[in-house]
RNA sequence: GAUUAGAGUUUGAUCCUGGCUCAGAAUGAACGUUGGCGGCGUGGAUUAGGCAUGCAAGUCGAGCGGGAUCCGCUGGGUGGAGGCUUCGGCCGAAGCCUUGCGGUGAGAGCGGCGUAAGGGAGAGUAACGCGUAGGUUAUCUGCCCUCGGGACCGGGAUAGCCGCGGGAAACUGCGGGUAAUACCGGAUGACGUCUGCGGACCAAAGGUGAGAGUCCGCCCGAGGAGGAGCCUGCGUCCUAUUAGUUGGUUGGUGAGGUAACGGCUCACCAAGGCGAUGAUGGGUAGCGGGCGUGAGAGCGUGGCCCGCCUCACUGGGACUGAGACACUGCCCAGACACCUACGGGUGGCUGCAGUCGAGAAUCUUCGGCAAUGCGCGCAAGCGUGACCGAGCGACGCCGCGUGCGGGAUGAAGGCCUUCGGGUUGUAAACCGCCGUCAGCGGGAAACAAGUCCAAGGGGACCAUUCUCCCUGGUUGAGUGAUCCGCAGAGGAAGCGCAGGCUAAGUUCGUGCCAGCAGCCGCGGUAAUACGAACUGCGCAAACGUUAUUCGGAAUAAUUGGGCUUAAAGGGUGCGUAGGCGGCCCGGAAGGUGGAGUGUGAAAGCCCUCGGCUCAACCGAGGAACUGCGCUCCAAACCGCUGGGCUCGAGCCAGACAGAGGUGAGCGGAACUCACAGUGGAGCGGUGAAAUGCGUUGAUACUGUGGGGAACACCGAUGGCGAAAGCGGCUCACUGGGUCUCGGCUGACGCUGAGGCACGAAAGCUAGGGUAGCGAACGGGAUUAGAUACCCCGGUAGUCCUAGCCGUAAACGAUGAGCACUUGGUCGGGGAGGCAUCCACACCCUCCCGGCCGAAGCGAAAGUGUUAAGUGCUCCGCCUGGGUAGUACGGUCGCAAGGCUGAAACUCAAAGGAAUUGACGGGGGCUCACACAAGCGGUGGAGGAUGUGGCUUAAUUCGAGGCUACGCGAAGAGCCUUAUCCUGGUCUUGACAUGCACGGAUGGCGCACCUGAAAGGGAUGCGCCUGCCUUCGGGUGAAACGUGCACAGGUGCUGCAUGGCUGUCGUCAGCUCGUGUCGUGAGAUGUCGGGUUAAGUCCCUAAACGAGCGAAACCCUUGUCCUUAGUUGCCAGCGGGUCAUGCCGGGGACUCUAGGGAGACUGCCGGCGAGAAGCCGGAGGAAGGUGGGGAUGACGUCAAGUCCUCAUGGCCCUUAUGACCAGGGCUGCACACGUCCUACAAUGCUGCGUACAGAGGGAAGCGAACUCGCGAGAGGGUUGCAAAUCCCAAAAAGCGCGGCUCAGUUCGGAUUGCAGGCUGCAACUCGCCUGCAUGAAGCCGGAAUCGCUAGUAAUCGUGGGUCAGCAUACCACGGUGAAUGUGUUCCUGAGCCUUGUACACACCGCCCGUCAAGCCACGAAAGUGGGGGGGCUUAAAGUCGCCGAGCUAACCCUCGUGUUCUCUGAAUACGAGGGAGGCAGGUGCCUAGAGUCAACUCCGCGAUUGGGACUAAGUCGUAACAAGGUAGCCGUAAAU
Repeated sequence: GAUUAGAGUUUGAUCCUGGCUCAGAAUGAACGUUGGCGGCGUGGAUUAGGCAUGCAAGUCGAGCGGGAUCCGCUGGGUGGAGGCUUCGGCCGAAGCCUUGCGGUGAGAGCGGCGUAAGGGAGAGUAACGCGUAGGUUAUCUGCCCUCGGGACCGGGAUAGCCGCGGGAAACUGCGGGUAAUACCGGAUGACGUCUGCGGACCAAAGGUGAGAGUCCGCCCGAGGAGGAGCCUGCGUCCUAUUAGUUGGUUGGUGAGGUAACGGCUCACCAAGGCGAUGAUGGGUAGCGGGCGUGAGAGCGUGGCCCGCCUCACUGGGACUGAGACACUGCCCAGACACCUACGGGUGGCUGCAGUCGAGAAUCUUCGGCAAUGCGCGCAAGCGUGACCGAGCGACGCCGCGUGCGGGAUGAAGGCCUUCGGGUUGUAAACCGCCGUCAGCGGGAAACAAGUCCAAGGGGACCAUUCUCCCUGGUUGAGUGAUCCGCAGAGGAAGCGCAGGCUAAGUUCGUGCCAGCAGCCGCGGUAAUACGAACUGCGCAAACGUUAUUCGGAAUAAUUGGGCUUAAAGGGUGCGUAGGCGGCCCGGAAGGUGGAGUGUGAAAGCCCUCGGCUCAACCGAGGAACUGCGCUCCAAACCGCUGGGCUCGAGCCAGACAGAGGUGAGCGGAACUCACAGUGGAGCGGUGAAAUGCGUUGAUACUGUGGGGAACACCGAUGGCGAAAGCGGCUCACUGGGUCUCGGCUGACGCUGAGGCACGAAAGCUAGGGUAGCGAACGGGAUUAGAUACCCCGGUAGUCCUAGCCGUAAACGAUGAGCACUUGGUCGGGGAGGCAUCCACACCCUCCCGGCCGAAGCGAAAGUGUUAAGUGCUCCGCCUGGGUAGUACGGUCGCAAGGCUGAAACUCAAAGGAAUUGACGGGGGCUCACACAAGCGGUGGAGGAUGUGGCUUAAUUCGAGGCUACGCGAAGAGCCUUAUCCUGGUCUUGACAUGCACGGAUGGCGCACCUGAAAGGGAUGCGCCUGCCUUCGGGUGAAACGUGCACAGGUGCUGCAUGGCUGUCGUCAGCUCGUGUCGUGAGAUGUCGGGUUAAGUCCCUAAACGAGCGAAACCCUUGUCCUUAGUUGCCAGCGGGUCAUGCCGGGGACUCUAGGGAGACUGCCGGCGAGAAGCCGGAGGAAGGUGGGGAUGACGUCAAGUCCUCAUGGCCCUUAUGACCAGGGCUGCACACGUCCUACAAUGCUGCGUACAGAGGGAAGCGAACUCGCGAGAGGGUUGCAAAUCCCAAAAAGCGCGGCUCAGUUCGGAUUGCAGGCUGCAACUCGCCUGCAUGAAGCCGGAAUCGCUAGUAAUCGUGGGUCAGCAUACCACGGUGAAUGUGUUCCUGAGCCUUGUACACACCGCCCGUCAAGCCACGAAAGUGGGGGGGCUUAAAGUCGCCGAGCUAACCCUCGUGUUCUCUGAAUACGAGGGAGGCAGGUGCCUAGAGUCAACUCCGCGAUUGGGACUAAGUCGUAACAAGGUAGCCGUAAAU
C1' cells in the first nucleotide's frame, strides 16, 4: 500500500448437514431485435477437407560466351528521285539488301549469391519437445567485423549456338564447335591438419577502369559477433478396471559412422536396465512468455504479439549446400485431380486474395513498394501478397453526437380511476438560442530521412574510379489533423426487464388452455409470473439470449473441511516398506536462515513521465518477474555422523486374580428311547379347535438300562481375551495381564500402504454322531386368500474330526499410540500407612470395569481423565440422492459368493438432531345415557311426510355421515312459483331516479269490439285535477307520450365476500405481558401433589401476573315477608238466587305482579397436609351448581346459505326482464329417513261424573237459542280489543254396563254412495260429516334410537302458519315410573407421557410384482472398423561388394612429328595400359503391398436382463404406532 459481501431452494416451523440455482468478471464468439459518426485493435476456433485463376524469390552484363532489336559510322550491292552531259554516258538522294566497327542491350544459357530467411499451420508429439539453470577438453558456422599471410605456372571440357533426328505433349538423342570468378593438374606452404615426433599433407579468380599497392572480389590461417548441433539437474495432464516391462535391451572391448559425444551402427563378451517416488500400456495435448478469473493460494487457458518445437497432399528416401532430409527443389510408392494423339505426361494455397464443401460461425480474387525490413547488385536499381495502407463485419475496447434554455389552458391523445381525479408531463406545442458530428465548397501541416545528380569544401602521399561535410534539385500507395465559408434542429434510439432472488406495477384478454421458467415455481374465471396496453426500472449504438472459463464453492479444504447419530474408522491383530520419534556433548554443513553476485529476452501487468484535443492506443524510464545457478557467512532447528545418559521401551526376581487357549478324563439334573411294574380313558394342544397319540393300554406314577446335547443355583451393575468370543468338576500343556522391591540392556520406540494370521452364525467337502430343537417339506387351523403368524409332525442343520468360506447392526455405529486438563461415587485385582497388635473400618497409591457430572466441545441429542476437551504422530475412509455395492474387467473360492468397483440416465432434493401438533389395534389418570342396569321405541304392517331413484313437456331450486332427509316449507287447488313446462303477449318496461322534447293534459268510474286472460283497438258519458296571480294569465309540479341515460334478473360464482347459522361443545380449554431457559423453532407459566362439574380451588415449583372462556351477574320455578286489591279471591258480616262472589262489602286466604328475605360448606363431627376440599349430620321450603333457561372461548370443517338480506366480478337486455292462461312442483316398479295409528283385555266400547295450565280473539273469537243423525247451517244477534266475554269439552282418571282372546265390538287402510265448509274456482289436487265397505297387521331379522325424576312413558289442551287444509312444528299442563352409584368393553372427549418415515396430519404415509408408454445402459448368435504384432514380398535410396560394359583432364608404355642445350630431354598428336569415375549387377536395411493364429479398442445387432421416468390401471399390505407376528443385519432355502 492493497485485500476476503452474499442470496433462493428440503420443514407446519427450527438448527445443522448437503446438493442444485442466481447475482460478478471474461471471450478470436454465434444467434435475435435494433443500428448515427470516428479512433485503435481484431476476424476460418469446424474438414491438417478439396481447390479454378492471378500474384507470393529473385538478382548480378562490374564473372562468361553469345546476342534479337534499335541507333551511329563505314564498305558493298540494288535502286533510281533529281542533276549534268561532249548524248557515248556520268554524278547521284530517299528506300531496300548487306560488310566491318561502335553503342544499345530483349529472351534464353553457363556461372555466383539467395532460394534453409521471411510468410502459413498445430496434424503429430507426454518427449530433453518445451521451461529454467548449467555443460560441450565432444562440435560446426556462408555472408559481416578485426588481425596475419597469399594469389605462380598450366590444362581439358561443356551449355548456349550450328547441323541432323525422336515425340501429341512434357521433353529428349546424336554429331560439330565455344567462354568464364564453371572444372582440373602442377608449384608455393605455416602460427593450419595429421603424426610413431623422424616426418607427411593442403590453396587461390578475377572484375571495373585510360590507369588498381589503394575500389569490388579470390585463397590460407587466427580471433570475434551472431547462428546452430549435442549432453545434464529440476519442472511439465488423466488412467492401477494398464503391474510388471526391456533383446541393441543395460554395460564392456574393438571397429564403423558423424561437424561432434554416444548401443548412433556392427562383431564379440557379460546379464544387465526400468518399476508402487507408478515403469510398461491406454487416453488426451504442441510448450513457454503470457491471457482470463480470483483477496490470495489457486483454477482454467495458450487466439492476436514474442521465443522455441513440429509439419508442408500421405508415407519413405537421399542429393546439393555453411546450413535442409528442404512449403512454392529431386527420386520412389500411394490416394486424389487434370491433360492426352492412350504410347505417356502434369499437379500439390497449413503464402496473399478467392472458390466449393462441412458448419451456429469468421472478410477484398483491393492499392503501393512512399516508409520499415529482407535478397541480389560497386551502384543506379530490381524483386518482395514480408510490410505499409485502404475495403468488409457494432466482433472488441475507447471517444462523440442524436440538441440547449424558457415554457401550465398542467392542451389533445393514451392508460388508470373510489368518477373527485391521477399519470404520461416541461414532456409536446410555442418562444429564444448554439452549431459538435455527418453534408457541400475551399485551403493545408505531417508521415521524407535518405539515395542519386550538380556545384563547392575537407580527408586517405598528388590525382582519381574511395570517403566526409555543406548548398540546390529529386522520391507519397495511403491517411489527412487542423483552419475558413455555407445551410439549418435540421440527418441520427433502441433493447431487455418489472412474483422472490433483483431495481421497476397497473388494467384488459386467456381460463392447467395458450403459454412462461436460471432456481423456487406461475396458468383450473378477478394471474403484479402467460399475451397485450399504459406506466416504471436498467443499460444505451447497443441490448438481450446461448455456449464456455474462473468466481461465489471452505462444494477436494496447503492457506482452508470432515468421519457417535448427517456421506465417512478398515471385523481384529502381527508386521514389511514408508512416515514420525527421548536427554547431553562434539563434528561436517544436505535441508534451513542471511548477504553478495549471475540469470530470470522483448512485449504484457504495476508506478512515474511523455505523444495523439481526451480516452482507447502508443513512446520512455523505473519497479516487478515471488524462480534457478554460483560465492561467502551462521549452526538454533530438521537431517547426517561420533561419543555418552536413563525417565520411553524391554528383560530378570518375588507375589497375585481370572468362563484366556488346547487336549484328556469325570459328574449330576433335565430330556428322550427301551424294558418292567402300577393304572384304566383319555392325553396333548389352542383364542377356540383340529391334525396327532391312546384299550395292540397312551397321558400319569415308579424302577432299571441306553443315548446325545447343554451345564440350573453361584451369576453380578463381576472377570478374562486383540477381536470373533469364553461359564459343571479335575489333570496336563500353554498365551497374556497386574502389583512390589531391587537389578540389567541403553531409544532397542509409535504407527503401519502392500503382506500374513485370526475371524459369530449360516453355508460347502469328506467321515462320524443325532436326545432336544428345527429351515425345507407334510398335515391341522385362521383367513376373502394365508405358499405366513398358531398347532401336530419333520429332513438338512445344530454336535465331533479334518479342510474350505471370510461375511454380520463383526457396534461404543467412536482406528492405534503418547501427553496434558476441576471432581464425586460404586465394583474388581494388588502394595502400603495409621491407633501397641489384628481387622471385613479409615487413609494413601498403581491397574482394570461402571455411573453422575465442572470447564470445554457439539447442529442438537449428548460427551465429559475409558473425551466426542486440548495437542502431537501414523494409518483407513467421505465429497448430493437414485441408478448400485449393480454392470464390465480383474482377482480369490469346490460352489454359494467375496474383494476391487463405474457410467449413461434421472431427481431438487435425499438426510441428521431437536420443536409443536396430529395419530397409534402405546401407557397412565379422568369424564359423558358412552357402555352396563332399566323403561319405552325404530327396523316388520297400513298410512302421513321428506329424500333418492325412475318417469315426465315439466315433475323449479337448495340441503348430503354425525352436523341432509315432518330440513329452507310457521301450512304448492289459482296465487304462492322461481331460465319448471306448453302456449299467448309487452319492450324505458311490473318498480326507482334524472335529462331533453312534445303538447296540455292526466287520473278514477261506467259502457263498446277482439281475446282464455294478459294485451291490443276505437269512441262516448260522469267525477276529480297542484302552485302563483295584478284573475288577463303565468308556471310547469304530479301524471302522459316520444327519445336518451337506465331499470330489471330467485341468472352464475357460498371456492371472491359481509352478515347469519350448524358442528366439535357448555367440552375446559385458548392465549398474552414481563422475567427465565434454549443458537433456534420453542419451552416455562398451563407441569407435579391433591381437589373440582370446571385451567374450580389449595400446596409445591423460575416464574410473577393478566385476558378470553368456566363460575357469578340475568330470566323462570320452588319457601317466606312486604306493598297493592280489579276484571281475580270469599274466611267473617249483610243481601239475593233453583243455583252461581250474583250484589253490598272485605284484604284474611288463594291468586295476580312489584319489591325484598333466603343457601354461604355458614354450623357440628370425621377424613385431609392446621390447605383446597370430601363424607356424614343438624337446622331449613330448598344443601353443597336446588330444578330449568338465556349465555357458546381461541379455533376446526374453503361446513351451510349469492333463493332472506347485503355485496365484488361475470353474464342476459324485443330477454335469463315483465304480464297472462293452463299444466307441473302431488306424477310411481322401487329404496331410505322421520313420524302417526295399530296389532289389543293395564284393552276396546256405551252411559254417567271430576280436576288443569298456557294461550288466541276485530277482514276476529263467536255464547245461548233453532234446524240437521252429523259435518254444519240459520248468522243479521247477547257479550268481548279481554284476570270481565268467547274459543272451552280438557283427556287419561273415577263409577256402572257390555265385549272374553276371536283378525274379534281389536285395527282402521281402501273403496262406493250421500252430504257439509272454505274459496272466483276443490277434475288433476283441500278438509270435514253420515251410511256402507273393513285391507295389512297377532309385537317385528341383522341392526339401531331416546331417557337418570316431576325425567321416561302415557293423556289431553293451546298457539303460529292459515280463506281453507296439521299424524308436522312450537308451547302447556294432567297422571307418573323403573334402573344405575360401576368403568372391563363399544363411541366420543380432556390432561400427562411414549413412539412416529404422519403435517392435506391414519380417510396419513408407503412397498413390490403385473399391465401401458418412453429413455439410457448391460448381455447376446454374429457383423463392421481402428491399433500394435508375426511371416512373405519389396520401389526409390544411402552404405558395402562385384563392375568383363562406358570413360576428356592424372600416371605409364609405344609410334609419329616438332623444338632444344640432340645416345637424351621437352612437347604435340595417335594407339595401348593403369589410376579414378560412371552405367549396370548384387547384399543389408526398408516405405508400401499381401497374408495370418490369437490379442486389444470402438461401433451395429434379432432377442434378452434389470434400471430411470410417466395426475387418477391390477393384485395384495411388507415398512412407519407394539404398523396390528418389534424392526433391522449376515446367511440358507423356497418361490